Molecule: SAM riboswitch aptamer (S box leader)
Organism: Oscillibacter sp.
RNA sequence: CCCUUAUCAAGAGUGGCGGAGGGAACGGCCCGAUGAAGCCACGGCAACCUGUUUUCACAAGGUGCCAAUUCCGACGGAAACGACAGAUGAGGA
Numbered sequence: 001c002c003c004u005u006a007u008c009a010a011g012a013g014u015g016g017c018g019g020a021g022g023g024a025a026c027g028g029c030c031c032g033a034u035g036a037a038g039c040c041a042c043g044g045c046a047a048c049c050u051g052u053u054u055u056c057a058c059a060a061g062g063u064g065c066c067a068a069u070u071c072c073g074a075c076g077g078a079a080a081c082g083a084c085a086g087a088u089g090a091g092g093a
Base pairs, nucleotide, nucleotide: 002092003091004090005089006088007087008086013042014041015040016039017038021031022030023029026073027072028071043066044065045064048062049061050059051058052057070085075082076081
């Protein structure tokens, strides 16, 4: 990087370093010197895998996540909703 599959309306931040970007991409609209990204420490959320023989339930070891519905739109549909794309987990080539 590619394939399969499940989920994506809920939830959860402080400090230090840093110093201008960030929210995938395009258009918007936002966040940001009252400090962006990134790194570190501590904390938290959740429960995909995992453990407790199984279910339930509980736990929290491996990931993940902690502005805004995946921030909104973008294609189809009158709409509901769906498609595409993306993210995360699990499995695979």